[in-house]
Context: one part of a larger RNA
RNA sequence: UGACGGGGGCCCGCACAAGCGGCGGAGCAUGCGGAUUAAUUCGAUGCAACGCGAAGAACCUUACCAAGGCUUGACAUGUGCCGGUCGGCUCCGGAGACGGGGUUUCCUCCUUGUGGGGCCGGUUCACGGGUGGUGCAUGGUUGUCGUCAGCUCGUGUCGUGAGAUGUUGGGUUAAGUCCCGCAACGAGCGCAACCCUUGUCCCGUGUUGCCAGCACGCUGUGGUGGGGACUCGCGGGAGACUGCCGGGGUCAACUCGGAGGAAGGUGGGGAUGACGUCAAAUCAUCAUGCCCCUUAUGUCUUGGGCUUCACGCAUGCUACAAUGGCCGGUACAGAGGGCUGCGAUACCGUGAGGUGGAGCGAAUCCCUUAAAGCCGGUCUCAGUUCGGAUCGGUGUCUGCAACUCGACACCGUGAAGUUGGAGUCGCUAGUAAUCGCAGAUCAGCAACGCUGCGGUGAAUACGUUCUCGGGCCU
Repeated sequence: UGACGGGGGCCCGCACAAGCGGCGGAGCAUGCGGAUUAAUUCGAUGCAACGCGAAGAACCUUACCAAGGCUUGACAUGUGCCGGUCGGCUCCGGAGACGGGGUUUCCUCCUUGUGGGGCCGGUUCACGGGUGGUGCAUGGUUGUCGUCAGCUCGUGUCGUGAGAUGUUGGGUUAAGUCCCGCAACGAGCGCAACCCUUGUCCCGUGUUGCCAGCACGCUGUGGUGGGGACUCGCGGGAGACUGCCGGGGUCAACUCGGAGGAAGGUGGGGAUGACGUCAAAUCAUCAUGCCCCUUAUGUCUUGGGCUUCACGCAUGCUACAAUGGCCGGUACAGAGGGCUGCGAUACCGUGAGGUGGAGCGAAUCCCUUAAAGCCGGUCUCAGUUCGGAUCGGUGUCUGCAACUCGACACCGUGAAGUUGGAGUCGCUAGUAAUCGCAGAUCAGCAACGCUGCGGUGAAUACGUUCUCGGGCCU
C1' cells in the first nucleotide's frame, strides 16, 4: 500500500422479508457422472460444467472401434524423366473402397513435326497431411466479479523512503452524478449522453396496404371506378429539459408534492462491459512456437459405435384434475418463412397423408383454422370420461437405406402418480403465471431444447435485525 476479520459506521442489489409460481416425490425427454463396451470420439467440472460446444449423430456428419485397401498420398506448389490423355457408356470380381476388361473420344499455337503448351496418368525428390501433445509457450475470442462505480495520470505540495494528497470531509445521486469545503489544480479510461427500438403528434408520400364520403357490381369479399380522410407502410420533424408552480434545503446540488402532457424526473426495452482478477475456458472454429507420427497418430471404404444401463445428479416436459376433462358451435394476434421452395379451391382417406396443380421470388399468393377465451351440452370426486407411460397390431412420410437407431397416424393396452422430506429456485408490471404462433439448423427427425412473437394478465414490498454478494470510510 493492499487483502482479510464470527471489528465498527454508512449505503446498495429479488440479498432477506412480504407475495405468486415452481424444483426436490411420479412417468418421460435431454445432458452429465459412474458402470459396461471392440468402440461407447473429444472438450466443458462450485457460483461462472451438466437441453453446454451440438441452430438437427440412421449413412454422411465422425474425430471412436472392427475389417478390407493406398503410400508424393484425399488436398497444394514446383522439378527431372516417361507415356498419353480428360470425360461418357458398359461388363466381371468384391461389402464397398478397389482391381481387371471392352467401347467412344480432347482443346490450342504455329517454324505441319518423332514439335511446344493446357489437361491427365506413372515414376523421382522437395514436400504434403495429422480433430496427435502442450490453453502452464501463445495470438485471437469468450466467461466471471459486474453495467458494480470504480481505475489511473501530469504538475504541484507533504514524507529520508515505501508512499500520501488529489479520489478524503458535509450534503446529494442509479452513478468518482452534481454542489459546497479543502494543498491542491487539472486531465484520461469508465458513468451519463450521442445509436437502435417502443409509446404521442405533425409534414411529405400513397402500392401490393386502407375505404369515410360518391357511384357500380355481386351468392359473398375493397371485388370495380375512384379517393388520401382514417388504419398502416416508408422518409423527415416536433416532443421531456426538473422547463413551470409550491414546500424543504447552505439564496447550492438536490429532493417532495402539483399543474399541463401520450409520456415526468434515466418514460420502457436493447446494444454498449473501465483498470484488472481467476496460470478461468478454448491448440477440436481459426491462427501459431516447440515436441511427436510419416507403408502411419496420414488417407479411402463397408459395417458398428457416439442411442449401452443394477445406479447417482442436473435441466425441462406431462400430470396428479371440476378455476377441470370430453363433445358441438363461435371470436380476436403479432412476428417470421417461401423457387431443389410455400403450395390454395377441389377430390380420396377415420387419420397421418395422398391425387392434383391455381397463385406467388410475395404489404398481392401460400404456410395460416392461433390457442387460452365466449356460448351450449355431458361427466359428479372415483385411480375416474383424471393421467397418459409401456406394450401388441396395422399404416403414412422422408430418404440409396428406418434392424441396431426416425417422426407421425389409427385401433387396442392402459403403468406410476391423489400436490411431493430436509432443502432449494425464479420473478417488482404488461413483470410473474398461463395460452398458443413462427424461425434457424434441417431430406427426415428423436425440439418437451433454443431464439423470437403476440393473447389473457395478477399478488406483494412494513422494513434492512438476520442470510448472500458488492461499494465507501475507519
Description: Predicted 3D model of a 474-nucleotide part of an RNA (small-subunit ribosomal RNA, 3' major domain) from an uncultured bacterium. The full RNA is in RNAcentral, with records from ENA, Greengenes and SILVA. It matches the Rfam family "Bacterial small subunit ribosomal RNA". Its mean pLDDT, the model's own confidence on a scale to 100, is 84.